[in-house]
């Protein structure tokens, strides 16, 4: 420098054919159970969906520019 991909809760992720309310599992927290912890069991917390600007009645989801990361290939050395 040119291509492909990924960025959604504290973590790994699912939704990407535009419309039910943004979900799941594991942390966390709280109660049970236990002598006691840990397994269980039942309830809770938790998100500006990377960032801005378009589209649209309506955007995580479509378009554009950007930032961050992974990877392929030039290029220098």
């Nucleotide at each position: 420098g040119g291509g492909u991909c990924u960025g959604u809760a504290g973590c790994u992720c699912a939704g990407c054919u535009g419309g039910u309310c943004a979900g799941a599992g594991c942390u966390c927290c709280g109660a049970g159970c236990u002598u006691a912890u840990a397994c269980c069991u039942c309830g809770g917390u938790g998100g500006u969906c990377c960032u801005u600007g378009g589209u649209u009645c309506g955007a995580a989801u479509c378009c554009a520019a950007g930032c961050a990361g992974a990877c392929c290939c030039a290029c220098c050395a």
Transfer RNA from Parcubacteria group bacterium RIFCSPHIGHO2_02_FULL_48_10b, 77 nucleotides, folded computationally. Taxonomically the source falls in Bacteria candidate phyla (Bacteria). It matches the Rfam family "tRNA". By type it is a transfer RNA.